[in-house]
RNA sequence: UGAGCCCGCCGGGCGGCCGCGGCACGGCCCAGCCGUGUCGAGGAAAGUCCGGACUCCACAGGGCAACGGUGCUGGGUAACACCCAGGCGGGGCGACCCGACGGAAAGUGCAACAGAGAGCAGACCGCCGAUGGCGCCGGCCCGCAGGGCGGGCGCACAGGCAAGGGUGAAACGGUGGUGUAAGAGACCACCAGCGCCGCAGGCGACUGCGGCGGAUCGGCAAACCCCACCGGGAGCAAGGCCGAGCAGGGGCAGGGCUGCCCGUCCGCCACGCCCCGGGUAGGCCGCACGAGCCCCCCGGCAACGGAGGGGCCCAGAGAGAUGGCCGCCGCCGGUCCUCGGACCGGUACAGAAUCCGGCUUACAGGCGGGCUCACCAC
Numbered sequence: 001u002g003a004g005c006c007c008g009c010c011g012g013g014c015g016g017c018c019g020c021g022g023c024a025c026g027g028c029c030c031a032g033c034c035g036u037g038u039c040g041a042g043g044a045a046a047g048u049c050c051g052g053a054c055u056c057c058a059c060a061g062g063g064c065a066a067c068g069g070u071g072c073u074g075g076g077u078a079a080c081a082c083c084c085a086g087g088c089g090g091g092g093c094g095a096c097c098c099g100a101c102g103g104a105a106a107g108u109g110c111a112a113c114a115g116a117g118a119g120c121a122g123a124c125c126g127c128c129g130a131u132g133g134c135g136c137c138g139g140c141c142c143g144c145a146g147g148g149c150g151g152g153c154g155c156a157c158a159g160g161c162a163a164g165g166g167u168g169a170a171a172c173g174g175u176g177g178u179g180u181a182a183g184a185g186a187c188c189a190c191c192a193g194c195g196c197c198g199c200a201g202g203c204g205a206c207u208g209c210g211g212c213g214g215a216u217c218g219g220c221a222a223a224c225c226c227c228a229c230c231g232g233g234a235g236c237a238a239g240g241c242c243g244a245g246c247a248g249g250g251g252c253a254g255g256g257c258u259g260c261c262c263g264u265c266c267g268c269c270a271c272g273c274c275c276c277g278g279g280u281a282g283g284c285c286g287c288a289c290g291a292g293c294c295c296c297c298c299g300g301c302a303a304c305g306g307a308g309g310g311g312c313c314c315a316g317a318g319a320g321a322u323g324g325c326c327g328c329c330g331c332c333g334g335u336c337c338u339c340g341g342a343c344c345g346g347u348a349c350a351g352a353a354u355c356c357g358g359c360u361u362a363c364a365g366g367c368g369g370g371c372u373c374a375c376c377a378c
Base pairs, nucleotide, nucleotide: 001374002373003372004371005370006369007368008367009366010365012329013328014327015326016325017324018323020040021039022038023037024036025035026034027033028032042349046360047359049358050357051356052355053354054235055234056233057232067231068230069229070228071227072086073085074084075083076082087101088099089098090097091096102226103225107224108223109220110219124165125164126161127160128159131158132157133155134154135153136152137151139149140148141147142146173191174190175189176188177187178186192216194213195212196211197210198209199208200207201206239285240284241283242282248276249275250274251273252272255269256268257267259265260263292312293311294310295309296308297306298305299304330347331346332345333344334343335342336341
């Protein structure tokens, strides 16, 4: 200088004018309006995918089954499928990244295309053809019509092989030797892998070393399944309190109608008044001081923790406010250019609704720290 990797963070600033919502105070011609002050979106408020707080319902003890989830180890946490540290496997020259990472000798099942053969293995090219067969050419023997014995060459018909080629994501280990007609764990040595045992290190996952054993075919369980562990259901439209109007129930010395034995009577109506419970509209609470935020200190590699010190109050709501314009300055890109600027364009993703911890996804542009590789110079 150029390519990268990881971690943390920001994500426009200032001023003016107009506007919106909450709260407090004040004023007025108080069902309201006006003024002043103050506060008013995010790193993801998003997807609603996990985990909780809170609330109601159910069970109030335990087990089993079903269903769902999780799955290396140790730690963190209120909890988690999250985070940190580590182990193992894979990728990268490397910094570093990725992994639902228990079980395939319980059982069931799957493997497209290609290929001879894909779970019972298999033979297309190829190698061989020892043995048998066929063809040709010699030899020897006999009791010579004929028969017998043995040899060489060839064919690749029967057949043998799985070393080499080829297909595939995957084809029953690798190297060397013995062996053979050719070959092959067929056999042998070593290596690899698997299983068991021992020793050493580590809390552990696991690792290192040594010994022994069988010639030793795998993959997929985010396929069913098996094993271990975890899990009641619904959700702030949860839920609690208050509660018009209408309908309903009850009462009344008034009113209306009716009956008669004409009254301090009976019955009916509900016009009027009063009371009642459930509960609609609506109102209030839940509802924002909390697993709270920032800085320092202490412990810890870290995630994180702490009865330590200091500072802070930080939207609230109801179908839903948080906006618009202008000027100046930033930032990025382009054009021109007298190298100081001028002009033009752009400035993202998105937006609370009970709250909190995560994950995932979207995002113009930018900042800080640590590290790796390549080249050059000294």
Overview:
A computed fold for a 378-nucleotide RNA from an Acidimicrobiia bacterium, annotated as Bacterial RNase P class A. Its Rfam family is "Bacterial RNase P class A". Its family is annotated with ribonuclease P activity, dimeric ribonuclease P complex and tRNA processing in the Gene Ontology. It is recorded under the gene name rnpB. The coordinates come from a structure-prediction model, not an experiment, and the mean pLDDT is 80.